[in-house]
RNA sequence: UCACAUCAUGUGGGAGAGUGCCCGGUUCGCCGGGCCGCCGAAGGAGCAACCACCCCGGAACCUCUCAGGCCCCUGGACCGCACGAUCAGA
Numbered sequence: 001u002c003a004c005a006u007c008a009u010g011u012g013g014g015a016g017a018g019u020g021c022c023c024g025g026u027u028c029g030c031c032g033g034g035c036c037g038c039c040g041a042a043g044g045a046g047c048a049a050c051c052a053c054c055c056c057g058g059a060a061c062c063u064c065u066c067a068g069g070c071c072c073c074u075g076g077a078c079c080g081c082a083c084g085a086u087c088a089g090a
Base pairs, nucleotide, nucleotide: 001090002089005086006085007084009082010081011080012079013078018036020035021034022033023032024031025030037070038069039068043066044064045063046062050058051057
């Protein structure tokens, strides 16, 4: 000096599922609550292919739906780009 990998920040993309019913408020745009139905890709939990193993274990986009979500906005696993830090090889 330059990869790979990890993390942080910014930015772009980013699915699914009723604005269904009732009640209250309302500046009549909408907001809040309750009930039922539904979704899985914040988070969480469970099993497990697999990985690791001296000890300790790690582990999903699978499953559950506690939480979250089901007009828009927001959020959103994951992916790309930029940038910084760390590690480490050349």
Model confidence (mean pLDDT): 77 of 100.
The RNA shown here (Glycine riboswitch aptamer) has 90 nucleotides and comes from an uncultured Acidimicrobiales bacterium.
Of the family's consensus pairs, 90% are formed in the model.